[in-house]
């Protein structure tokens, strides 16, 4: 260098073919349990969708460029 895959919550990751308000586990906060703690339930809180820029009424999701990170190949 040249192909390809990945990038979404603090962390693993979902998001159907472009729509309505962006989700779930785990973790974390607070409450209920309990003598306590753990476990289990319940309720919050945390998101410029890796950055820019185009298309569209409308992008997380289609394009172009660029960073990163991780295969394959000269």
């Nucleotide at each position: 260098g040249g192909c390809g895959g990945a990038g979404u919550a603090g962390c693993u990751c979902a998001g159907c073919u472009g729509g309505u308000u962006a989700g779930a586990g785990c973790g974390c906060a607070c409450g209920a349990c309990u003598c306590a703690u753990a476990a289990u339930c319940g309720u919050g809180a945390g998101g410029u969708c890796g950055g820019g820029g185009a298309u569209u009424c409308g992008a997380g999701u289609u394009c172009c460029c660029c960073c990163u990170u991780c295969g394959c190949u000269a």
This is a predicted structure of a 74-nucleotide RNA (transfer RNA) from Candidatus Ancillula trichonymphae. Its Rfam family is "tRNA". Taxonomically the source falls in Candidatus Ancillula (Bacteria, Bacillati, Actinomycetota, Bifidobacteriaceae). The RNAcentral record of the sequence draws on ENA. Model confidence (mean pLDDT): 81 of 100.